Small-subunit ribosomal RNA, 3' major domain from an uncultured prokaryote, 479 nucleotides, folded computationally. The coordinates come from a structure-prediction model, not an experiment, and the mean pLDDT is 84.
Context: one part of a larger RNA
RNA sequence: UGACGGGGGCCCGCACAAGCGGUGGAGCAUGUGGUUUAAUUCGACGCUACGCGAAGAACCUUACCUGGGCUUGACAUCCUGAGAAUCCAGUGGAAACACCGGAGUGCCCUUCGGGGACUGCCGGUUCAGGUGCUGCAUGGCUGUCGUCAGCUCGUGCCGUGAGGUGUUGGGUUAAGUCCCGCAACGAGCGCAACCCCUAUCCCUAGUUGCCACCGGGUAAUGCCGAGCACUCUAUGGAAACUGCCAGCGUUAAGCUGGAGGAAGGUGGGGACGACGUCAAGUCAUCAUGGCCUUUAUGCCCAGGGCUACACACGUGCUACAAUGGCCGGUACAGAGGGUUGCGAAGCCGCGAGGUGGAGCCAAUCCCAAAAAGCCGGCCCCAGUUGGGAUCGCAGUCUGCAACUCGACUGCGUGAACGUGGAAUCGCUAGUAAUCGCGUAUCAGCAUGACGCGGUGAAUACGUUCCCGGGCCUUGUACA
Numbered sequence: 001u002g003a004c005g006g007g008g009g010c011c012c013g014c015a016c017a018a019g020c021g022g023u024g025g026a027g028c029a030u031g032u033g034g035u036u037u038a039a040u041u042c043g044a045c046g047c048u049a050c051g052c053g054a055a056g057a058a059c060c061u062u063a064c065c066u067g068g069g070c071u072u073g074a075c076a077u078c079c080u081g082a083g084a085a086u087c088c089a090g091u092g093g094a095a096a097c098a099c100c101g102g103a104g105u106g107c108c109c110u111u112c113g114g115g116g117a118c119u120g121c122c123g124g125u126u127c128a129g130g131u132g133c134u135g136c137a138u139g140g141c142u143g144u145c146g147u148c149a150g151c152u153c154g155u156g157c158c159g160u161g162a163g164g165u166g167u168u169g170g171g172u173u174a175a176g177u178c179c180c181g182c183a184a185c186g187a188g189c190g191c192a193a194c195c196c197c198u199a200u201c202c203c204u205a206g207u208u209g210c211c212a213c214c215g216g217g218u219a220a221u222g223c224c225g226a227g228c229a230c231u232c233u234a235u236g237g238a239a240a241c242u243g244c245c246a247g248c249g250u251u252a253a254g255c256u257g258g259a260g261g262a263a264g265g266u267g268g269g270g271a272c273g274a275c276g277u278c279a280a281g282u283c284a285u286c287a288u289g290g291c292c293u294u295u296a297u298g299c300c301c302a303g304g305g306c307u308a309c310a311c312a313c314g315u316g317c318u319a320c321a322a323u324g325g326c327c328g329g330u331a332c333a334g335a336g337g338g339u340u341g342c343g344a345a346g347c348c349g350c351g352a353g354g355u356g357g358a359g360c361c362a363a364u365c366c367c368a369a370a371a372a373g374c375c376g377g378c379c380c381c382a383g384u385u386g387g388g389a390u391c392g393c394a395g396u397c398u399g400c401a402a403c404u405c406g407a408c409u410g411c412g413u414g415a416a417c418g419u420g421g422a423a424u425c426g427c428u429a430g431u432a433a434u435c436g437c438g439u440a441u442c443a444g445c446a447u448g449a450c451g452c453g454g455u456g457a458a459u460a461c462g463u464u465c466c467c468g469g470g471c472c473u474u475g476u477a478c479a
Base pairs, nucleotide, nucleotide: 001479002478003476004475005474007473008472009471010470011469012468013467015463016462019427020426021425022424023423026318027317028316029315030314031313032312033311034309035308042053043052064304065303066302067301068300069299070298073127078124079123081121086103087102088101107116108115109114129293130292132291133290134289138287139286140282141281142280143278145276150189151188152187153186154185155184156165157164158163169180170179171178195270196269197268198267200238201237202236204234205233206232209228210227214225215224216223241264244258245257246256247255248254320420324379325378326377327376328375329374330373336367337366338365341360342359346355347354348353386417391412392411393410394409395408396407397406433455434454435453436452437451438450439449
């Protein structure tokens, strides 16, 4: 000087407390461990691994296994020889890769010798290739403490020196934020602000958006004319700064209350992550040193596996019902996506879906039905009209192909489950809870991820305690 203390003081955070809803029990989904296996490819392991890499394993992917093949190779560069591009059919084999045969002579330049481009073959020389090892050789990128308020420097001063001072102190703040004081005076990286979205208003613009007034039309609808007021769209601007008032405060920084205001003291949300820590993670995105491999640890292919299943754990979904389940009727979103695409109306089917093909490169058309809600009816507390696992049969769709191993539909079947031990998680407001909708990946496959809106709470006395953190101080046989 740090680190640590079941030392002290001050302070903060859904850290506790106060509340609301869960997990831990059940079934299923998914990841992991373990076990099994020819293989169940690899990585990730307290917080910071475990719906993680994977925004999508039937083949492919694919790295694994079994079997069948290739050896300058699937891919790059160079040389020599030969032929050329391209097309067709056959053979063996379980299949594929592969092997063999036939037809054939095009393009650009040409001095007609040839050259160039291209193709595959034979040969040759440097070589290619490796998801093989090392993340403890590395770059890049990332997680974490932590959006915590800290981390430092120059000069000066103090100390023999390590070092200190500044950065401590008194207040204050979300903040090393600001004020005052002070052997310090300044500065940098962080904080804040500048950026984006959102909340109010104004100008401009008026189609594909809108419909107040006027006219026309219909069974009905902005459907049509007209219009751009309103909504909205999207470009520019205004507005919030403790600016104003009162009290408190050291006359300060600021705090408390009030006014006006759409919004008030950082308005709400996002992006943004200091010096560093964990030899944290990644050699399997990529790049890269070294090592290893070279008829194989490379390459091609078929089938299998990554989907196994006594079991254990994590994360979720669905429930256990009456604030509910079922049936009928009826209302209101936002944000997205669409040409190898979205696909309307109509018709067929109980349905998944089929047929059909209008319109749309989309403020125009489509996906598209929002659901919870509201109105009416049935159920009457039961393993039930709760719950839907499991299994049987029959189907639909995608795709070369759904056996291993897809999603969905109909009929039948109807399991556990009656609120979950010890323990443990999230959340402070348009939040939790609850309800549906969309997108990426994607042929197909979502209870996951990322977004979107609808309905919409309870509680916070407080900081004694648990956890993490910041500042000062104290002890130390630790560094």